The RNA shown here (SAM riboswitch aptamer (S box leader)) has 112 nucleotides and comes from an uncultured Acidobacteriota bacterium.
The sequence was found by an Rfam model in a public genome assembly.
Its Rfam family is "SAM riboswitch aptamer (S box leader)". From the family's description: The SAM riboswitch is found upstream of a number of genes which code for proteins involved in methionine or cysteine biosynthesis in Gram-positive bacteria.
[in-house]
RNA sequence: CUGUCAUGAAGACAGGUGGAGGGGAAAUGGCCCUGAGAAACCUGGCCAACCUACCCGGAAGGGAAAGGUGGCAAAGCCCGGUACCGGCAAACGCCGCGACCGCCCAUGAGAG
Numbered sequence: 001c002u003g004u005c006a007u008g009a010a011g012a013c014a015g016g017u018g019g020a021g022g023g024g025a026a027a028u029g030g031c032c033c034u035g036a037g038a039a040a041c042c043u044g045g046c047c048a049a050c051c052u053a054c055c056c057g058g059a060a061g062g063g064a065a066a067g068g069u070g071g072c073a074a075a076g077c078c079c080g081g082u083a084c085c086g087g088c089a090a091a092c093g094c095c096g097c098g099a100c101c102g103c104c105c106a107u108g109a110g111a112g
Stems, first nucleotide, its partner, number of pairs: 001112002004109005013044005021033003029078002045072003050068003054063003076104001079102004085096004
């Protein structure tokens, strides 16, 4: 770098440095976070349980959290399509809940 599989509405923050941005693409936008201190970095903590090791078990599965990753505002903040249902509308249509499918993205595992 390429492609594969799995997961993505749950969960989990304090201190220090810093000093104006941030919410990773789709988007010149909306909405939101932010001087009651953004990003980034450091320290400690916490969450989760993908991988390794460990414990229970015949297995399925369960537990635990030592190690390797990851994460700690909001649905992956708000993407697109399909059919159904509900609401609104004279109509064209519009809005909404959940479902399924698809793109992109993120994370993990393993492959080339």